Background:
This is a predicted structure of a 72-nucleotide RNA (transfer RNA) from Aspergillus sp. HF37. Its mean pLDDT, the model's own confidence on a scale to 100, is 81.

Parts: sequence; C1' cells; structure tokens
RNA sequence: GGCGGUGUGGCUCAAUGGUAGAGUGCUUGACUACGAAUCAAGUGGUUCUGGGUUCGAGCCCCAGCUCCGUCA
Repeated sequence: GGCGGUGUGGCUCAAUGGUAGAGUGCUUGACUACGAAUCAAGUGGUUCUGGGUUCGAGCCCCAGCUCCGUCA
C1' cells in the first nucleotide's frame, strides 16, 4: 500500500429502518454484631467523526479516523 472486519453507558456485549437494552460496575436502602453474599430501588449514552438517503438511521450509502486480521 490492497482487501476484509471492528467501533454502542466505567467495562463486556445486544438491538428487523420505528421509545437504545442486558450483564457487570457505581450509589442508596433492606438483611448482618460488622462485612461478604443475597434482595430491592436508583445512576450512567453526542451509538468513533463528518456528510447523504428516508416521514424516521445504532442499522442503508459515501468519505475520514481507530483497532484487529489477511495479502504483498
């Protein structure tokens, strides 16, 4: 350099073009002699960036960036 893939809460990952969720974390409460565990409630997102298509985009298209793989 060519080709393919990846990017979404702090972390790991979901999400048929139609309200962005789960696990974990964190906070508070219950429980406990105190903790851990467990249970309950809460918290947290510019969906990598910029454009385009569409009534509507995390999802489709274009360009760029990041990381991974592969070929040379």
RNAcentral holds the sequence, with entries from Rfam. Rfam family: tRNA. By type it is a transfer RNA.